Background: Predicted 3D model of a 1332-nucleotide RNA (small-subunit ribosomal RNA) from an uncultured archaeon. The RNAcentral record of the sequence draws on Greengenes. It matches the Rfam family "Archaeal small subunit ribosomal RNA". Gene Ontology terms of the family: ribosome and structural constituent of ribosome. Its Rfam clan is "SSU clan".
[in-house]
RNA sequence: ACUGCUAUCGGAGAGAGACUAAGCCAUGCGAGUCGAACGCCCUUUAACCACUUGGAGGGCGUGGCGAACGGCUCACUAACACGUAGUCAACCUGCCCUGAGGACGUAAAUAACCCCGGGAAACUGGGACUAACCUGCGGUAGGUGAAUAUUCCUGGAAUGGGUCUUCGCCGAAAGAGGCCGGCGAGCAUGUUUCGCCGGUCCUGCCUCAGGAUGGGACUGCGGCCGAUCAGGUUGUUGGUGGGGUAAAGGCCCACCAAGCCGAUAACCAGUGCGGGCUUUGAGAGAAGGAGCCCGGAGAUGGACACUGAGAUAAGGGUCCAGGUCCUACGGGGCGCAUCACGCGCGAAACCUUCGCAAUAUGCAAAAGCAUGACGAGGCUACUCCGAGUGCCCUUCGCUGAGAAGGGCUUUUCCCAGGCGUAAAUGACCUGGGGAAUACGGGGAGGGCAAGUCCGGUGUCAGCCGCCGCGGUAAUACUAGCUCCUCGAGUGGUCGGGACUAUUAUUGGGCCUAAAGCAUCCGUAGCCUGCUCCGUAGGUCUGCUGUUAAAUCCAACGGCUCAACCGUUGGGCCGCACGAGAUACCACGGGGCUAGGAUGCGGGGGAGGCCGACGGUACUCCAUGUGUAGGGGGUAAAAUCCUCUGAUCCAUGCAUGACCAUCACUGGCGUCGUCAGUCGCCCAGAACGCGCUCUACGGUAAUAUAUGAAAUCUGGGGGAGCGAACCGGAUUAGAUACCCGGGUAGUUCCAGCUGUAGUCGAUGCGGUCUAGGUGAUGGAGCGGCUAUGAGCCGCUCCGGUGCCGCAGGGAAGCCGUUAAGCCCGCCGCCUGGCGAGUACGGUCGCAAGCCUGAAACUUAAAGGAAUUGGCGGGGGAGCACCACAAGGGGUGAAGCCUGCGGUUCAAUUGGAGUCAACGCCGGGAACCUUACCGGGAGCGACAGCAGGAUGAAGGCCAGUCUGAAGACUUUCCCAGCCGAGCUGAGAGGAGGUGCAUUGCCGUCGCCAGCUCGUCCCGUGAGGCGUCCUGUUAAGUCAGGCAACGAGCGAGACCCUUCCUGGUAAUUGCUAGCUGGCGUCGAAAGACGCUAGAGGCUAGUUACCGGGACUGCGGUUGCUAAAGCCGAGGAAGGAAAGGGCCACGGCAGGUCAGUAUGCCCCGAAACUCUUGGGCCACACGCGGGCUGCAAUGGUAGGGACAAUGAGUUCCGACCUCGAAAGAGGAAGGCAAUCUUCAAACCCUACCUCAGUUGUGAUUGAGGAUUGAACCCCGUCCUCAUGAAUAUGGAAUCCCUAGUAUCUGCGUGUCAUCACCGCGCGGUGAAUACGUCCC
Repeated sequence: ACUGCUAUCGGAGAGAGACUAAGCCAUGCGAGUCGAACGCCCUUUAACCACUUGGAGGGCGUGGCGAACGGCUCACUAACACGUAGUCAACCUGCCCUGAGGACGUAAAUAACCCCGGGAAACUGGGACUAACCUGCGGUAGGUGAAUAUUCCUGGAAUGGGUCUUCGCCGAAAGAGGCCGGCGAGCAUGUUUCGCCGGUCCUGCCUCAGGAUGGGACUGCGGCCGAUCAGGUUGUUGGUGGGGUAAAGGCCCACCAAGCCGAUAACCAGUGCGGGCUUUGAGAGAAGGAGCCCGGAGAUGGACACUGAGAUAAGGGUCCAGGUCCUACGGGGCGCAUCACGCGCGAAACCUUCGCAAUAUGCAAAAGCAUGACGAGGCUACUCCGAGUGCCCUUCGCUGAGAAGGGCUUUUCCCAGGCGUAAAUGACCUGGGGAAUACGGGGAGGGCAAGUCCGGUGUCAGCCGCCGCGGUAAUACUAGCUCCUCGAGUGGUCGGGACUAUUAUUGGGCCUAAAGCAUCCGUAGCCUGCUCCGUAGGUCUGCUGUUAAAUCCAACGGCUCAACCGUUGGGCCGCACGAGAUACCACGGGGCUAGGAUGCGGGGGAGGCCGACGGUACUCCAUGUGUAGGGGGUAAAAUCCUCUGAUCCAUGCAUGACCAUCACUGGCGUCGUCAGUCGCCCAGAACGCGCUCUACGGUAAUAUAUGAAAUCUGGGGGAGCGAACCGGAUUAGAUACCCGGGUAGUUCCAGCUGUAGUCGAUGCGGUCUAGGUGAUGGAGCGGCUAUGAGCCGCUCCGGUGCCGCAGGGAAGCCGUUAAGCCCGCCGCCUGGCGAGUACGGUCGCAAGCCUGAAACUUAAAGGAAUUGGCGGGGGAGCACCACAAGGGGUGAAGCCUGCGGUUCAAUUGGAGUCAACGCCGGGAACCUUACCGGGAGCGACAGCAGGAUGAAGGCCAGUCUGAAGACUUUCCCAGCCGAGCUGAGAGGAGGUGCAUUGCCGUCGCCAGCUCGUCCCGUGAGGCGUCCUGUUAAGUCAGGCAACGAGCGAGACCCUUCCUGGUAAUUGCUAGCUGGCGUCGAAAGACGCUAGAGGCUAGUUACCGGGACUGCGGUUGCUAAAGCCGAGGAAGGAAAGGGCCACGGCAGGUCAGUAUGCCCCGAAACUCUUGGGCCACACGCGGGCUGCAAUGGUAGGGACAAUGAGUUCCGACCUCGAAAGAGGAAGGCAAUCUUCAAACCCUACCUCAGUUGUGAUUGAGGAUUGAACCCCGUCCUCAUGAAUAUGGAAUCCCUAGUAUCUGCGUGUCAUCACCGCGCGGUGAAUACGUCCC
């Protein structure tokens, strides 16, 4: 400034079409005045018969003054435009003031008026008359120019002024009015009027001199941006002479000379009226400069003169241009950036008001007239200031928010009167009425004061300056409630300042964050040793002048206060004259030697340039020797070379490039760089001496020179290497890496280019600030000595490394070679990207180099360090869910089972690498069951409607139905509730496991995860927890700025193993006795069984013991510990299990339960019937059975353990071929049920799709259960599929383990190829490692 929402009142203000269109403007007004300058016309009045005269008023013109002010605007202008301080010895000045002197004589016109014309109009022509303070002529005063003279005056200086003489030129004047007196005229004889004369006053007029005021000109200094504008200039710079002006001057002109300005920024371009001041800031500053005041400039754009004291004139003139208006087409008019108003432009800005009462200006002698200046009002929250929208009590309400009732007050409001004012409004005063007439805006995730409250929405709609919010539990969206903040205002947007030390003068930086030019030399500039004298420019101290007013500050005062205003004082940081001081800077002069330079000395060095000489290797060629499917090359190959003889070996010749060892983070050089040997020439540094000079120095824009590699130009040279290119490989491809060739180039001479991570990413010079330890050049001293240019040591100087104190630093780190403390100078930086790009310019043959932006875009980019993660980085260690050494499987087949897919009315849902897939204990016939088809049922509580005119309910029969008083038809019974509507519930295996609890899986058969105190670090953090050894282990030991501690590991608990004690039923029982059976002639043997007795063995189950590296040896550090051994049932964790840290995986589960929110609610709830979860072109996982002879079939024989049992286990008997059936003892259990298979023996089979296998199918039975059709299990007979050891790949396992083999149990009415347990038989291998 604009804008959204909102609005009660008063005061003040120098606010209000400045920002854009200095764009255009209808209409009205904005500059007139003077009769005391003059002429004429008209009206009226008095005197009056009339002429005439006077008074009052109006008009036309002449004349004078004003109109050059006031008012408006900011387009131009980077300039003496402005500001400030000066100058004019280069000037003017109306009205005003002061002083001096004057106003004599005379003349001719002209407007108005009158007459006649032209023209549409604007306007204009002719004739005749007349006046003046109009105009002219003469004279005087006077002015002015020149020449001469002057001991004149002022002054810093005469070019100024005065004076004398002479000459030339120019050359004044105006009256009017009042009063007094006199004369005259006319008449009406008077205090009348007029004319003339004289006096006086006032006001004008002329001349000169001075002042004041106002202006003109010139000068110093000051104040914007761009160098991607570096050269500009020809009237340009100066002179001489003219012209012009009030006045200097190239201001203009002629001639002459060739100057003048410029990195202290000329010239050019952009922007822009300048200042007082305004906003902001602690200040320095930054930004602005509309309004008020001062100055400038302009009046549609441009140019020009006239008048005048003053103009190049806003409401005067002329011309050109464009615009517009009138017109009779001939010709004319106009200029709002005055006040109002209108159009246009725009985000954007008021009434076509009143008045000259105040202030002020013009004119006038004055009264007065005029004034859109000004004063007053209207509109506008534009700014500032002030006030208010009530107060008290009682009751209710949660101590609230508030409501009701009662009382009080009246700022404001309304009404009336006064005062006020030019007239009003408002204000102010008095009285009356009545709590009445008056509160909103923004915000509530953080920053930033104020909600994790409710509804809606669901990455949608939207919010948000920035970060960010919204994906169904939003403290951020949209609303409600509550709260915060300011308040008649409050938010938004744009602009300015501060915040920002984020452009750093005050007051920053440049190793790594942006930033030190590649290096040297050196010009301007800036800075500069010691000392003495002088000057006084800077500097400092007084004084004087100025710095307009307003503004600002203070005090006091006036409006009720305040804003506002007034008075007084201060200040306005500046400039100038003059006076003084002299430490420092500066300037002039003199002296000094510490800086610097010169000279001399002996050494050191890949320092530079040129020349000569040398060396090995490579390659080529020649000769000789000598052979080959050879050489070469690679991870492996191939291209390639080779019987025309390669590679290899020897000898010789040729060419180009390079310079091993010495050799060292050592030396020299300004950087780039410099290495075979010798020589000429050239140059620099260090050390030592202290001869000479005397500040000669430091730094360094612009400029100059040098400057790796590559490129470019011309000419040589070309062995090796080798961009491009050609082949061969690799590969998905391979324009690459690898291999074979190979051109430019690399090399030399002469030029060009001018850049690099040209790096210490660290500019140069100087002073100061602990040390330690190396190597290096020089000097001095000491010791030793083999006597040498020897060795060792100390001190000093120079350069070069490492460590390190103080100090510094964001840290990493730097640390006398500073990145420490200071001084001087230069260069460079100011978020990232765009971009070192574009355009312009300089340079270059080109390539390109140097200089070097903007638009757009973005909230970061970046540095150092920290904690983690990751790596086809490194090191150390471990593990059969790792490898290796082995054993056995899976992957092929059939079947079982789970998953996907497909199908279906439904095939309910979940789980998906390890860590889903015989998992959800999930072996679903119904149930389960959540799915599909069909049928039915259910609302606690509240409200409304309904109901004794009979609700809900019940029921025979019929119909309907799979079935059913469920519905329906027709009766009946019964007696109070009620599901029709709206809410609200019950229930939900409906959603969300990404809202959750709980539980589980997994990392993890891992050895880790933390804490307290101290210490270190600006901090995040670190240390401890690291290192070494050791361990299964962060297990332990030693060391260590750490010392301790906790969770985890271990210990602990359970099972197994050895042993002691205690105990003894349902267990066991040798021996004894009895009975029975078998064999036997008998004796007797064997088996079964019973009893008494017993608890020895064994078993069961309770309490103990046992193993701890305890012992010996050895290794290790006299450690921890490892290895070996002894003893022992067991040996180094004895074996197996349980438990398993801090935490992560938004892992799994809302379908086990619980649970927030959402949803359904007569259906997604509940019951029921049937179906489905069992489908089947297919794919995957896990199993079972086999493929057979280590086997199969048949017969015979032997040995377990864990367990389970009352709707149950069921001995035993009978029947059946079997499944099973019918009976039935015992058992609520150490009592009864209760018992294995592999294995062993015998026989057959003889390598085949079989006497292997046993899928599929047919028939007949059995059993569970309301019920096996979809869809159970079992038995018997028949049938007899694939399959002959399983590709790529993959899984498990280290000892009583794997493999093999059965048994029990869970689920369970029935069904086990599954899960969980149990015993039996019983191996192979492990050097070991981090390769997967």
The coordinates come from a structure-prediction model, not an experiment, and the mean pLDDT is 83.